[in-house]
A computed fold for a 99-nucleotide RNA from Psychrobacillus antarcticus, annotated as SAM riboswitch aptamer (S box leader). The prediction has a mean pLDDT of 86.

RNA sequence: UUCUUAUCAAGAGAGGUAGAGGGACUGGCCCUAUGAUACCUCAGCAACAGGCAAUUUUGCACUGUGCUAAUUCCAGAAGCGUGAGCUUGAAGAUAAGAA
Numbered sequence: 001u002u003c004u005u006a007u008c009a010a011g012a013g014a015g016g017u018a019g020a021g022g023g024a025c026u027g028g029c030c031c032u033a034u035g036a037u038a039c040c041u042c043a044g045c046a047a048c049a050g051g052c053a054a055u056u057u058u059g060c061a062c063u064g065u066g067c068u069a070a071u072u073c074c075a076g077a078a079g080c081g082u083g084a085g086c087u088u089g090a091a092g093a094u095a096a097g098a099a
Base pairs, nucleotide, nucleotide: 001099002098003097004096005095006094007093008092013042014041015040016039017038018037021031022030023029025076026075027074028073043068044067045066048064049063050062051060052059053058072091077088078087079086080085
C1' cells in the first nucleotide's frame, strides 16, 4: 500500500512550549489570538486483539492499539417520498487478520 471482517447516535481534558490555521477530500456549516494546530506531561474514555478471572451472557483494564468540539459535524452515488425526510451504498476512520 492492497484485500477481508467488524464497528462508527454513546463516552472521555487540564497544564506546558511553539504560534495561524483547523474540522480527510469537494460544497456547506462550524471551531479558532478567550489560542487553531502540532509536540510534550499528566489525567480520562472505550473495550478491538492479547492477558487474567468467571465460564451461558460477562467482568477487570495488566499489555498492544485507538480516542477525548459538533452523529464520521451535514451532504456528495442510488432508491423511495408532494414535502420535511427515510433507506442502502460510496468515501473515510479504527481494530483484527491476510498478501